[in-house]
RNA sequence: AAACUGAAGGGUUUGAUCCUGGCUCAGAACGAACGCUGGCGGCGUGGCUAAGACAUGCAAGUCGAACGGACUAUGCAAUUGAGUAAUCGAGCGCAUAGUUAGUGGCGAAAGGGUUAGUAAUGGUUAGGUAACGUACCCCGUGCUUCAGGAUAGCGUCUAGGUGCUUGCACCUUUCCGAAAGGGGCGGUAAUACUGGAUAAUAUCACAGAUCGAUAGGUCUGUGAUCAAAGAUUUAUCGGCAUGGGAGCGGCCUAACUCCUAUCAGCUUGUUGGUGAGGUAACGGCUCACCAAGGCGACGACGGGUAGCGGGACUGAGAGGUUGGCCCGCAACAUCGGGACUGAGACACUGCCCGGACCUCCACGGAGGGCUGCAGUAACGAAUAUUGGGCAAUGAGCGAAAGCUUGACCCAGCGACGCCGCGUGUAGGAGGAAGUCCUUCGGGAUGUAAACUACUGUCAGGGGGACGAAAGUGCAUUUCGGUGCAUUGAUCGAACCCAGAGGAAGUCACGGCUAACUUCGUGCCAGCAGCCGCGGUAAGACGAAGGUGGCAAGCGUUGUUCGGUAUCACUGGGCUUAAAGCGUGUGUAGGCGGAAGCAUAAGCGUUUUGUGAAAUCCCUCGGCUUAACCGAGGAAUUGCUUGACGAACUGUGUUUCUUGAGGCAGGUAGGGGUGCGCAGAACUCUUGGUGGAGCGGUGGAAUGCGUAGAUAUCAAGAGGAAUGCCGGUGGAGAAGUCGGUGCACUGGGCCUGACCUGACGCUGAGACACGAAAGCGUGGGGAGCGAACGGGAUUAGAUACCCCGGUAGUCCACGCCGUAAACGAUGCCUACUAGGUUGUGGUGGUUCUGACGCCAGCACAGCCGAAGCUAAAGUGUUAAGUAGGCCGCCUGGGGAGUACGGUCGCAAGGCUAAAACUCAAAGGAAUUGACGGGGGCUCACACAAGCGGUGGAGCAUGUGGAUUAAUUCGAAGCAACGCGAAGAACCCUACCUGGGUUUGACAUGCUUGUAUGCCCUCCUGGAAACAGGAGUAAGCUGCCUUCGGGUGAAACUUGCACAGGUGCUGCAUGGCUGUCGUCAGCUCGUGCUGUGAAGUGUCGGGUUAAGUCCCUUAACGAGCGAAACCCCUAUCGUUAGUUGCCAGCGGUUAGGCCGGGAACUCUAGCGAGACUGCCGUCGUCAAGGCGGAGGAAGGUGGGGACGACGUCAAGUCAUCAUGUCCCUUAAGCCCAGGGUUUCACACGUGCUACAAUGGCCGGUACAGAGCGAAGCGAUACUGCGAGGUGGAGCAAAUCGCAGAAAGCCGGCCUCAGUUCGGAUUGGAGUCUGCAACCCGACUCCAUGAAGUUGGAAUCGCUAGUAAUCGCGUAUCAGCAAUGACGCGGUGAAUGUGUUCCUGAGCCUUGUACACACCGCCCGUCAAGUCAUGGAAGCCGGGAGUACCCGAAGUCCGCUUAGCUAACCGCAAGGAGGCGGCGGCCGACGGUAAGCUCGGUGACUGGGACUAAGUCGUAACAAGGUAGCCGUAGGGGAACCUGCGGCUGGAUCACCUCCUUU
Repeated sequence: AAACUGAAGGGUUUGAUCCUGGCUCAGAACGAACGCUGGCGGCGUGGCUAAGACAUGCAAGUCGAACGGACUAUGCAAUUGAGUAAUCGAGCGCAUAGUUAGUGGCGAAAGGGUUAGUAAUGGUUAGGUAACGUACCCCGUGCUUCAGGAUAGCGUCUAGGUGCUUGCACCUUUCCGAAAGGGGCGGUAAUACUGGAUAAUAUCACAGAUCGAUAGGUCUGUGAUCAAAGAUUUAUCGGCAUGGGAGCGGCCUAACUCCUAUCAGCUUGUUGGUGAGGUAACGGCUCACCAAGGCGACGACGGGUAGCGGGACUGAGAGGUUGGCCCGCAACAUCGGGACUGAGACACUGCCCGGACCUCCACGGAGGGCUGCAGUAACGAAUAUUGGGCAAUGAGCGAAAGCUUGACCCAGCGACGCCGCGUGUAGGAGGAAGUCCUUCGGGAUGUAAACUACUGUCAGGGGGACGAAAGUGCAUUUCGGUGCAUUGAUCGAACCCAGAGGAAGUCACGGCUAACUUCGUGCCAGCAGCCGCGGUAAGACGAAGGUGGCAAGCGUUGUUCGGUAUCACUGGGCUUAAAGCGUGUGUAGGCGGAAGCAUAAGCGUUUUGUGAAAUCCCUCGGCUUAACCGAGGAAUUGCUUGACGAACUGUGUUUCUUGAGGCAGGUAGGGGUGCGCAGAACUCUUGGUGGAGCGGUGGAAUGCGUAGAUAUCAAGAGGAAUGCCGGUGGAGAAGUCGGUGCACUGGGCCUGACCUGACGCUGAGACACGAAAGCGUGGGGAGCGAACGGGAUUAGAUACCCCGGUAGUCCACGCCGUAAACGAUGCCUACUAGGUUGUGGUGGUUCUGACGCCAGCACAGCCGAAGCUAAAGUGUUAAGUAGGCCGCCUGGGGAGUACGGUCGCAAGGCUAAAACUCAAAGGAAUUGACGGGGGCUCACACAAGCGGUGGAGCAUGUGGAUUAAUUCGAAGCAACGCGAAGAACCCUACCUGGGUUUGACAUGCUUGUAUGCCCUCCUGGAAACAGGAGUAAGCUGCCUUCGGGUGAAACUUGCACAGGUGCUGCAUGGCUGUCGUCAGCUCGUGCUGUGAAGUGUCGGGUUAAGUCCCUUAACGAGCGAAACCCCUAUCGUUAGUUGCCAGCGGUUAGGCCGGGAACUCUAGCGAGACUGCCGUCGUCAAGGCGGAGGAAGGUGGGGACGACGUCAAGUCAUCAUGUCCCUUAAGCCCAGGGUUUCACACGUGCUACAAUGGCCGGUACAGAGCGAAGCGAUACUGCGAGGUGGAGCAAAUCGCAGAAAGCCGGCCUCAGUUCGGAUUGGAGUCUGCAACCCGACUCCAUGAAGUUGGAAUCGCUAGUAAUCGCGUAUCAGCAAUGACGCGGUGAAUGUGUUCCUGAGCCUUGUACACACCGCCCGUCAAGUCAUGGAAGCCGGGAGUACCCGAAGUCCGCUUAGCUAACCGCAAGGAGGCGGCGGCCGACGGUAAGCUCGGUGACUGGGACUAAGUCGUAACAAGGUAGCCGUAGGGGAACCUGCGGCUGGAUCACCUCCUUU
């Protein structure tokens, strides 16, 4: 010097947005487990489940320096045997050394284990003990004397035999018992036990003094009482009494210490007192008596769960979770009870008793307790060795050596965790092989490998230093030391050898989230943390290649915290998202106006003690580093002691008036209760008039009525409700309150010069009031009207509509206690721009009054600033800014349900869960779409017209049926005379049969050879094709040194491949249809909004038009509309053949000829039309209307042209194309057949049904096209189709080619016809290889249906409809009545927008967004799951009452038992043991209940499931607006009555507001 350096978000509700809100992910951690894999070391750590059961071994001993013995060894040795002796043997006794069963001492209450119990007899923190104890240890004082009797041990309790050294040895046997164990007799020691003496500052009593908060403390004096043990190596060690200390304990107090109120009342030793007993000690701790207390919403009592703390994990923190390892405390020791011993226990490896279980047994008995260390089976997802050592640290004993120690130190096993190291290093290709991908070019793996050169960690083999060792013993000493000897279970560095050698996996790769491709699979198999992938092109499944992350590990699962401000103290909310009690009065509680003084509880500063150590943090140090360890510090936010301060809160006290209240005078009012009265209407009754209907509806019917209704008049009766005034007006706390009079009564407001003096605010419980419906009793009952009956509607109609109608609605009394009880907005107070309106008071102004004007109070509305809000909105009546108090919310569903409790007569109310299930549910706003919502506008959409279709016959297409095949496609509009602008063959894709396989066609490689091409012919055959024969006439490239070479073309062999009208138009390109020639669709910049978005593009006009004008937070622009393009209508000009011919000439006729260039025409270029001009209307506009001029007038007519997009619209069969499929076939070739069928149905057409017609004869006038394998004239021929023939013409020249309707004339005269032409018979013509299936046309004959067409439906607004013919494409021909064009004749009607259809714009509602062909509700049926009820059945828990009563303490009795110490001469006594009785008392039993759980026939609802059944309730005005409460009814959603709400669309009116 340092010691707190720290805060991230993402995915998922929607078409999109903002918000609310849940779910989920990324992080860290673990006593973990599982899967795959696994080289080394260090340090830690390891039965979380069955406090279930345990085999075996070990875990508490030690002291001979307390004691007597016994034994062993040695020495001495009385005595003695043998021997002459040396010597050998036995040996009383003694000594030394050692061992130790017993007596005795100390220890065994520690250490070690576990967390069952325990919510307080516990723990933590701070205190107290004047209410206590203490062996061992330390310090001090004093003492350590005299005796005695026992008892273990030991011996013995039997007999026999043998040997002899005569008391020894040996053998059999042994008091009871199987064993454990026990007994009799004898004698013995102590630091064992007992008695006496002495003793104090010990204890007690008395007296005195003194101190104190009580019992007491201290001091003085007197008296009484209490003790001891010795050992020894002579140094010491012990013993006793007592005082003090240290450490360790006992007890007491305060605070804190989980969930539950669906546990609200608990308690009889209970609370206190007096006395006694008991304890080391206080105390109901125990007992007797007395009193009746004690605890509780600040949660008693009960239930559940749990050892507590230091700490650990997480977190920015505050917190949350947790308590394994280590440390402290507690509790427990097989379960329950009990005491003994002792300083200490009610004692883990002590005792007694009871229970369960286990073991031994000779059945008589006996023994046991691993929650000590190992270990076993069991349990379980899961947790280790029956190891070594006391060397170290510590403990016990001992004077010590030492002994013991599963404490401990080490080792073993497990990647269980943390930390460290390694598995090589450097070079090495535009880059091997293999593998994968590929656009086939290449790319990736990849310097990676190989290869070259090095290094030597770890593991392996040798090696063993230093250290963990301090001590202990012996010797010596100047007492400081020194010397020698000795102690290691386990661990182990350096150094040497060898050699790249032995050492990499796992998970992921759709987003979150770093990392991508191919193949396989085909809603299958599977994945998945959330969202979600998979139904033939899967970056999501499986595999492979590649890539990313981490690494001796990686992933998964589980749990905790975090993220999550998602329980919010820090740090949330309640109008509409979940959330304000229906409203008030008020208790406890919380909070509280102004001033002064005091105090110091809270508060602040400072201080004392404590907050154990370890941990965390800082610094330094030790292991090579780190993990780990050591030292010192900091911290420990807490409790506590004292001092100081006095602003604030509290407390006490004295004042004050502004909060609150009172008093007085006024005043408005549907405020409340009761009793009367009134008129209108209605129904009923009676009577009169009257005479056929009334009533009711969308339309009807039921109903009423000739027995007289309805209508009308008169009289009467009854009940309910009070028109106008009447009003976002008034009153009330809310519910609610409306004719009028009277009585009683509550509250408000205004004004005031008076009074009290904070008396206030809120308000858990509690109490009171509380619409409608409903309930009880008794009345009443006109109208209305659940239920019910009938009539309609309907598929049905338990409804909506209609006719009736009971409860009820009304009154009195009593219940119920709920509503969308709403402003979806708790109450009170203060502050923060305004404007305006209404209601009730007051004051001022003017001489007075009126009308005004000004000021201010209370209440009730609207619009708005700031602010707030997710937005909508709110805004002095706050949802703003603050304060106080209460209530409530925490994803959706299950469910406001079940159970329990409580209230109620009942209906039911209040309180109020869980299992299970989903990833959402929801709010506000946005854009669309939609509406049986609204407004405006347009269109042959309707209307007004004309003509059709639908009826007939035929043609054609389609469906269906049929078939060997009837190929395929197109399907509302927008398929159906469509693809098909030509199906006899072909086409052709279909069928039958035949044939073929590198192929009918393309390219490359390859085999063969003059093979080949061309040509002729034969056989089989339907042909294709197959097989064969012949000919040498012709053709056959290039180079050449003419020898030859090369091999082109063709054929042939084989291989790649060709081929496919096979599938997928939902893989695609291209093309097309449709909305729709509708007027729309967008962008840039700016502005508004948090945002999606909006604005522009809206509004007022106008237009065919988002066309244009005006206004305008918009200004501009683009794609569309328009214009530009083509045709057509007028004119000019240029040009004049093949076209034209006015004028001139020629000619028999024709522009035939000369000629003309005027006209028509042709086809180039121009002009022309622009609301330009006039009038009027209009905003001085855009523009509209009318007019002039003009060929044409307001886009002149027509065409081409089709915005952003929609329909997964159509087409893989035009073409192209991805993937898949076929490859002697699904390819290719051929013959025949089919696409042409036919009970039927539909679409589109043609021809008709006739006289506006048909037929016959005559006679006019077009346009646009086409023609060489063609058009084909004149001529001849046939009734005709046609034939013969071949002039002219590549065409303004020739041909097709006659236009028809029309016009003129004639006939027909209303009929199945002189209409109509189908059908059929016959005969022909033409095309073609071929007209049978299956062509067209001609002629003759035949002569069907049909007499104008039901419901319904189509086209058309002018050169249009209608009608008439002509042409062309395709094509040999033609099924063409089709398609596409051309011209001729040529109308009618409308000038409107109510309705149908479609479309555009604006607006509104929405629960739709796959967008109404949407969404969605309930019953029923099926399956699965969890749960409630239930006759019962089973088990657990805690108690109550009674019975039984072990062990044991305590008390009592004991003269029928036993008894060493003391007393006594003795007898005996005292005392003890034993026995008996009593209280208490565990286990056990009985009885009635309480409570928790399991199970349970049957039963209730709930959730989820594939495209089940019935309906259509809700969302739009959802087709009867919806919803709330209540009651009744119904298969179901639901319906109906009563009251309420807007969270209802639409239209109108009223009020208010904004602007002027």
Record summary
The RNA shown here (small-subunit ribosomal RNA) has 1556 nucleotides and comes from a Sedimentisphaerales bacterium. Rfam family: Bacterial small subunit ribosomal RNA.